[in-house]
RNA sequence: UUCUUAUCAAGAAAGGCUGAGGGUAAUGGCCCGAUGAAGCCUUGACAACCUCUUUUACUUUGCUUCAUCCAACUAAAGCAAAGCAAAGGCAAGGUGCCAAUUCCAUCCCGCCAAGGCGGGACAGAUAAGUC
Numbered sequence: 001u002u003c004u005u006a007u008c009a010a011g012a013a014a015g016g017c018u019g020a021g022g023g024u025a026a027u028g029g030c031c032c033g034a035u036g037a038a039g040c041c042u043u044g045a046c047a048a049c050c051u052c053u054u055u056u057a058c059u060u061u062g063c064u065u066c067a068u069c070c071a072a073c074u075a076a077a078g079c080a081a082a083g084c085a086a087a088g089g090c091a092a093g094g095u096g097c098c099a100a101u102u103c104c105a106u107c108c109c110g111c112c113a114a115g116g117c118g119g120g121a122c123a124g125a126u127a128a129g130u131c
Base pairs, nucleotide, nucleotide: 003129004128005127006126007125008124013043014042015041016040017039021032022031023030026106027105028104029103044098046096049094050093051092052089053088054087055086056085058083059082060081061080062079063078064077065076067074102123107120108119109118110117111116
């Protein structure tokens, strides 16, 4: 730094240093903040994306047995390996995360008297892969 896929309504904080901002950017709201923001460090937690692992189904390959056959071919069963899918498990490793739905809205569509609600798009975050 490009692209792809998945998820984003749940969950989870203490201490130390420091000292004024922060909630990605813009606009508008609404919040958090000297009873200490952001940042850094330590410890702890949360979650379960990848790794690991269990079961089951399927596919492929190999082996064995049996049937048939002159033989090849073919069919069935069992076992093993690999792949893939679903449902679980673990928290050791790689990440992530620990105010408020990604704090809410903005653009489009639908419902609607208003207020509001629902869906989608864009943007963003994280993970896995990839240029």